[in-house]
């Protein structure tokens, strides 16, 4: 240099056109004498950035960082 794959919540990760979810972390409240473990609710992300297609883009393409893996 070439090719592929990833990039979404603090952490590990779903979602693959109709204005975003779990699990683990945190905080609040109940339950204990207290902690833990259980119910309960609560905060937290404009989806790496630019454009572009499109009535609508986390998703489709185009470049661009960034990170893995192959080839030379």
């Nucleotide at each position: 240099g070439c090719g592929c794959g990833c990039u979404u919540a603090g952490c590990u990760c779903a979602g693959u056109g109709g204005u975003a979810g779990a699990g683990c972390g945190u905080c609040u409240c109940g339950u204990u004498g207290a902690c833990g473990u259980c119910g309960a609710g609560a905060a937290g992300g404009c989806c790496g950035g630019a454009a572009g297609u499109u009535c609508a883009a986390u998703c489709c393409u185009u470049c661009c960082a960034g990170c893995g893996c192959g080839c030379a």
This is a predicted structure of a 72-nucleotide RNA (transfer RNA) from Candidatus Paceibacter sp. The sequence was found in a public genome assembly. It matches the Rfam family "tRNA". The coordinates come from a structure-prediction model, not an experiment, and the mean pLDDT is 83.